[in-house]
Model confidence (mean pLDDT): 77 of 100. Predicted 3D model of a 384-nucleotide RNA (Bacterial RNase P class A) from Desulfarculales bacterium UBA696. It matches the Rfam family "Bacterial RNase P class A". Rfam classes the family as a ribozyme. Of the family's consensus pairs, 98% are formed in the model.
């Protein structure tokens, strides 16, 4: 000095004026009300608030289950409230490499896809081809050339991919047919290691390609809806019409669908069709909570002491101006390095940026969008 890779935290500060919500104190006013006015005093958008992709807390159903559909996850070991997420490894792929990514049981249970080109793409298949017999024809006594059967898949040649590789025997030509080695694949063991696995050693000619994020198989998990949940409180309004069942020998409700099964229940219940309230309050912010030390753990995380409360709007509050300084870039002087011109750096006055975006019950992730910057690690080139 170029390229990369991973990680952390910030996301401007200071003041001043004028506004805006909310709490906490005190003085009024109001009917001791619902508000309401003035004083102080505190305090008010994110690292992603986004996307609604997972998981959960909290609220009903409502607590009686088990059963089929459903739907989810898929290496091993931890963490965690809990997950599809975190961490750590382990196999695979990708990269020279730092690292990344995973769709990581199962293709020998079954049922399937796969353009084109090829003879054929899962027990396939013969286009050129090699072998071997009959016919017949031509000659140079044995060659060749058609025609048919017969065996073959070792060579070519389509293809992304041809049903193991090379070699060496065999054979009429071939062929794992046979043998040695390698690969794959099983199936006995040995050593590490919690475990996925990983390294070895033996045996079998057992050759059995790709897709399961294709339907499927298998193992293990899962009630449903959702703050527009939900709960009070005021007011109105038409104790409205019609229909059908029923009074325990069980209508009708209810348990996400369905079956079994259980519960509630009687002048009641369901259905249709019309009327009436869209007010008010609360749920709404003390939490799996933050911050700091210290111990444990490779880590994620958890323990222990101490201290902290940091928005809660309600059609929806957190704004506007100004003035300094900090970031960043552009420009100019100096010094350094390489040498067309580029880098770095002190230093100056002037210009110009300042991302990505806005709570709405709330917490854990993941993802997706963004600026300026620090740290540590690769790989190359130069120098010394």
């Nucleotide at each position: 000095g170029a390229a990369g890779c991973a990680g952390g935290g910030c996301a401007g500060a200071u003041g001043a004026u004028c506004g805006c919500c909310g709490c906490c104190g005190g003085c009024g006013c109001g009917a001791u009300g619902a508000g309401u006015g003035c004083c102080g005093g505190g305090g008010g958008a994110g690292g992603a608030a986004a996307g609604u992709c997972c998981g959960g807390g909290c609220u009903c159903c409502a607590c009686a289950g088990g059963g089929c559909a459903g739907g989810g996850u898929g290496c091993u070991g931890g963490g965690u409230a809990a997950c599809u997420c975190c961490c750590a490894g382990u196999c695979u792929c990708g990269g020279u490499a730092a690292c990344g990514a995973g769709g990581a049981g199962g293709a020998a249970a079954g049922c399937g896809c796969a353009a084109c080109a090829g003879a054929a793409a899962g027990c396939a298949g013969a286009c050129c081809g090699c072998c071997u017999c009959g016919c017949c024809c031509g000659c140079u006594u044995g060659c060749g050339a058609g025609c048919g059967g017969g065996g073959u898949a070792a060579g070519g040649g389509u293809g992304a991919a041809a049903c193991g590789g090379c070699g060496a025997g065999g054979u009429a030509a071939g062929a794992g047919c046979u043998c040695a080695c390698c690969g794959g694949u099983c199936c006995c063991g040995a050593u590490g290691g919690u475990g996925a696995c990983a390294u070895c050693g033996g045996g079998a000619g057992c050759c059995a390609g790709g897709c399961a994020a294709a339907c499927c198989c298998c193992a293990c998990c899962c009630g449903g809806a959702g703050c527009a949940a939900g709960a009070c409180c005021a007011a109105a309004u038409a104790g409205g019409a019609g229909a059908g069942c029923g009074a325990u020998u069980g209508a009708g409700g209810g348990c996400c669908g369905c079956c079994c099964g259980c519960c509630c229940g009687a002048g009641g219940c369901u259905c249709u069709c019309g009327g009436g309230u869209u007010g008010g309050u609360c749920g709404c912010u003390u939490g799996a909570u933050c911050c700091a030390g210290c111990c444990g753990g490779u880590a994620a995380c958890g323990g222990c002491u101490g201290g902290g409360c940091u928005a809660g709007a309600g059609g929806a509050a957190u704004g506007a101006u100004c003035a300094u300084c900090a970031c960043c870039c552009c420009c100019g002087c100096g010094g350094c390095c390489c040498u067309u011109g580029g880098g770095c750096u002190u230093c100056g006055a002037g210009g110009g940026g300042a991302a990505c975006a806005g709570a709405a019950c709330c917490c854990g992730g993941c993802u997706u969008a963004u600026g300026a910057c620090c740290u540590g690690c690769u790989u190359c080139g130069g120098a010394u």